[in-house]
Context: one part of a larger RNA
């Protein structure tokens, strides 16, 4: 090593980009590195192993005889891997249409609600608790109305429903911007998977710098509770929560589930495209008919009459909406085992089921994610990460 695991016992990097490595579609040829066969050679002798013989036996000694493997050479084979040269097009990618979406940045901007201030109106309680009180109020509070600032947060719609790699994204309009799917049609033709270091991005709290504070609110202060109360409750309330521009890299950063590929019964939903089909309703187009009225032309003193236009109405065509329903691709949930799997719960076409390819990570509990060393960092600290020693 053959030969073990990682949803809940240890044990899936918080996510993606991507370098080296690893792996990698169908097919033709070519030479043969790998590989597979024979040969030849080398691996001293002793030992092992077999078979014989000597010490009365054995152990010990002796003789003979055997490999299996590993280096060189040399012939040969050519399925596979590797290389060369060809050639495909199904994987990728790229353009083109069609579409989707709180994706992401940046600017303007509503409106409700709160708190503030000033006026009006009005008078004696309000506010808050299990029940108080601290507090606020006669220098008019609390209620009500106008009026004016300000900050943040965006009810309804809103659905386990979207979108995005995770973090995470919701007023509302506009610019820039990234991505997803679906479609046939071009194009290139294996460019692809993964991915050690490595780089980027990463809630919330924290941190530097300068705004900025409407509300909530760690720390504090005060009331209560209670043995006590460094709390739960309650009045107040500072950083902080907003916004710039940095810093920092942690989360029960979870689907406790790594990415990608290919295979395996089903029923339900439901977002998004494409396509089919039946209705309904709008609208081109083309055909027929058409009573009265209306224009324009021919004819006429004028009318009548012809045409043609419009207008209605019917049948076909096509377009676009709109509802119903079926196919079909992608994405999310759901139900149950059908098979399987699993210790059990469970999971089951989004697999924890069968396979492949790749990183990562686990090896009793404490000691410890500590010490000590290094890296990064303003600090806070975060990343590697042990040991004695216990049990």
């Nucleotide at each position: 090593u053959u030969g073990g695991g990682c949803g809940u016992a240890a044990a899936g990097c918080g996510u993606c980009u991507g370098u080296a490595g690893g792996u990698u579609u169908u097919u033709u040829g070519g030479a043969a590195a790998g590989u597979c066969a024979c040969u030849c050679u080398u691996c001293a002798a002793a030992g092992c192993c077999c078979g014989g013989g000597g010490c009365u036996c054995a152990a010990c000694c002796u003789c003979g005889g055997a490999a299996a493997g590993g280096g060189g050479a040399g012939u040969g084979a050519u399925a596979c891997u590797g290389u060369c040269a060809g050639a495909a097009u199904u994987g990728g990618a790229a353009u083109g249409c069609u579409u989707c979406g709180g994706g992401g940045c940046u600017a303007c901007u509503g409106g409700a609600a709160c708190u503030u201030a000033a006026c009006a109106u009005g008078u004696a309680g309000g506010a808050g608790u299990g029940a108080a009180a601290u507090c606020c109020g006669u220098u008019g509070a609390u209620a009500u109305g106008u009026u004016a600032a300000g900050g943040a947060a965006c009810a309804c719609c809103g659905a386990g429903g979207g979108c995005g790699a995770a973090g995470g994204c919701a007023g509302g309009u506009a610019g820039c911007u990234a991505g997803g799917a679906g479609u046939u049609a071009u194009u290139u033709g294996a460019c692809a998977c993964u991915g050690a270091g490595a780089g980027a991005c990463g809630a919330a709290a924290g941190c530097u710098a300068g705004g900025g504070g409407a509300g909530c609110g760690a720390a504090a202060g005060g009331g209560a509770u209670u043995a006590g109360a460094g709390a739960c409750c309650c009045c107040u309330g500072u950083a902080g929560u907003c916004c710039u521009a940095g810093c920092a890299g942690u989360a029960a950063a979870c689907u406790a589930u790594g990415c990608u590929c290919g295979c395996u019964a089903g029923g339900g939903a439901u977002a998004g495209g494409u396509c089919c089909c039946g209705c309904a309703a709008a609208g081109u187009a083309c055909a027929c008919a058409u009573a009265a009225a209306u224009c324009g032309u021919u004819u006429u003193a004028a009318u009548a009459u012809g045409c043609g236009a419009a207008a209605u109405g019917u049948g076909u065509u096509u377009u676009u909406u709109g509802c119903g329903g079926g196919a079909u691709c992608u994405g999310u949930c759901u139900c149950g085992u059908a098979a399987g799997c699993u210790a059990a719960c469970g999971c089951g076409u989004u697999a924890a089921g069968c396979g492949a390819g790749c990183c990562g990570c686990c090896u009793g509990g404490g000691g410890a994610g500590u010490a000590c060393g290094a890296a990064c960092g303003c600090a806070a600290g975060u990343u590697u990460a042990a040991a004695a020693c216990u049990c």

This is a predicted structure of a 391-nucleotide part of an RNA (small-subunit ribosomal RNA, central domain) from Candidatus Woesebacteria bacterium GW2011_GWB1_38_8b.
The coordinates come from a structure-prediction model, not an experiment, and the mean pLDDT is 83.
Lineage of the source: Bacteria > Bacteria candidate phyla > Candidatus Woeseibacteriota.
Its Rfam family is "Bacterial small subunit ribosomal RNA". Rfam links the family to the GO terms ribosome and structural constituent of ribosome.